[in-house]
Molecule: Glycine riboswitch aptamer
Organism: soil metagenome
RNA sequence: CCAUCUGGAGAGCGGCCGCGCGCGGCAGCAACGCGCGGUCCACCGAAGGGGCACGCUGCGUCGCCGGCCACGCGCCGGUGCGCUGCAAAUCUCUCAGGUAAAAGGACAGACGG
Numbered sequence: 001c002c003a004u005c006u007g008g009a010g011a012g013c014g015g016c017c018g019c020g021c022g023c024g025g026c027a028g029c030a031a032c033g034c035g036c037g038g039u040c041c042a043c044c045g046a047a048g049g050g051g052c053a054c055g056c057u058g059c060g061u062c063g064c065c066g067g068c069c070a071c072g073c074g075c076c077g078g079u080g081c082g083c084u085g086c087a088a089a090u091c092u093c094u095c096a097g098g099u100a101a102a103a104g105g106a107c108a109g110a111c112g113g
Stems, first nucleotide, its partner, number of pairs: 001113002004110004012041001014040009042099003048095001049093003055086002058083003062080007
């Protein structure tokens, strides 16, 4: 890292529109129920994704300290400041995803490769 098994939270079973199916005998419409799609508002954070810290790299006709010297604001080191890049999460954003069940699910445990 991968597979299998187990556990695993949060938030509307929201409104409106359309289509399809169902709906005591026939046909149609409506109501009702279910499914799918669109749209609107509210909300959640634990698929995924974005952002940030400590710290570290690099840069600097910037400041301070020390050293060297061919004595040039030259070179080296340390430190401060500034810029740049890297940089975590269960934090944060809410793009994506989600808000009955199912599915999914960070993470954890077991087991194997």